The part of an RNA shown here (large-subunit ribosomal RNA, domain VI) has 266 nucleotides and comes from Caldanaerobius fijiensis DSM 17918. Rfam family: Bacterial large subunit ribosomal RNA. Rfam links the family to the GO terms ribosome and structural constituent of ribosome. The source organism's lineage runs through Bacteria, Bacillati, Clostridia, Caldanaerobius and Caldanaerobius fijiensis.

Context: one part of a larger RNA
RNA sequence: CGCAGGAAAUUUGAGAGGAGCCUUUCCUAGUACGAGAGGACCGGAAAGGACGGACCGAUGGUGAACCAGUUGCAGUGCCAACUGCACGGCUGGGAAGCCAAGUCCGGGAGUGAUAAACGCUGAAAGCAUCUAAGCGUGAAGCACGCCUCAAGAUAAGAUUUCCCAUACCGUAAAGGUAGUAAGACCCCUCGAAGAAGACGAGGUAGAUAGGCUUAAGGUGUAAGAGCAGAAAUGCUUUAAGCUGGUAAGUACUAAUAGGUCGAGGC
Numbered sequence: 001c002g003c004a005g006g007a008a009a010u011u012u013g014a015g016a017g018g019a020g021c022c023u024u025u026c027c028u029a030g031u032a033c034g035a036g037a038g039g040a041c042c043g044g045a046a047a048g049g050a051c052g053g054a055c056c057g058a059u060g061g062u063g064a065a066c067c068a069g070u071u072g073c074a075g076u077g078c079c080a081a082c083u084g085c086a087c088g089g090c091u092g093g094g095a096a097g098c099c100a101a102g103u104c105c106g107g108g109a110g111u112g113a114u115a116a117a118c119g120c121u122g123a124a125a126g127c128a129u130c131u132a133a134g135c136g137u138g139a140a141g142c143a144c145g146c147c148u149c150a151a152g153a154u155a156a157g158a159u160u161u162c163c164c165a166u167a168c169c170g171u172a173a174a175g176g177u178a179g180u181a182a183g184a185c186c187c188c189u190c191g192a193a194g195a196a197g198a199c200g201a202g203g204u205a206g207a208u209a210g211g212c213u214u215a216a217g218g219u220g221u222a223a224g225a226g227c228a229g230a231a232a233u234g235c236u237u238u239a240a241g242c243u244g245g246u247a248a249g250u251a252c253u254a255a256u257a258g259g260u261c262g263a264g265g266c
Stems, first nucleotide, its partner, number of pairs: 001152001005163007015149004021049007033038001051106005059100004066093005071086006110144003117137004164265001166178004183261004187203005208254003211250005217243003224237005
C1' cells in the first nucleotide's frame, strides 16, 4: 500500500515444512519342517539403541554482584575488626536462571488409491489365458491421519462484537480539508519476550519495576561482650549474622503531565 467505511477479537485451511528409524528377548513352540543337526512363517508381548521435542520436581553441572574458611604482601596509627592485590589469590558449599549426563513424551493405530506380485470371471482364438471389457488382494513407499506455519490464498475467505452517518470549502455527480468516535500509537515502568523492530504485562480507577517488611532457599553459628585456659583456642550469648536474578504483602520512589493518528462508507 492492497483486501470498496473505520476498528478489536476469534478462526477456516489452498499451500508449505516437520516427523517417518532400528535391534534384542520372551510367548506361540523346540511346534510346522527335517533322518538328524537345526529350526520357522503368521500372530502376541516386553525391553533397548540412535534421533527428535519439552521441562527442571528429583539426580547433577554451572552459578565472576551469595556465604564461609585460609596463605602472602600492603593499607585503615596499634590490638581487634575490615579493605585492596595476588588466575574470582586459593579452597569448601551454593538460591534463581540456563543446561544434560537427568526426567517425561514421540515414531503408533486406522482410512483410501496403488507398485511389483498373486488372483476371479473372461473372449478375441468353441480350448487355454489375471486383461482385451469388467472385478479383487497387495508395501517401511503415495494421499490422508499426527505436529508447526499459513488469507499478499491479489480467487486477499469466515464468525462475533464495537463506532457512527460531524464541520468547512467545493461540485451536475465527484472531491478536498479539519476536528472527532470505536480503537491505536508516541512517551513512560517492565518481562520466564527480545540483536533492532516485534511480542507480552502495566501506566495512579495502579502491584509494572525499584525500595521496604515478612518468608523461602543458601551459607553455617557474625561482631561485641562474658566465662575457661599460660597461650593457641574453646564455650555461651547464637540454627546466629550475612544473603544475587525467588514468593507474598505494602503506593515509600518511578510509570506524572501531555501529544499524535484514526470512519462519514464507489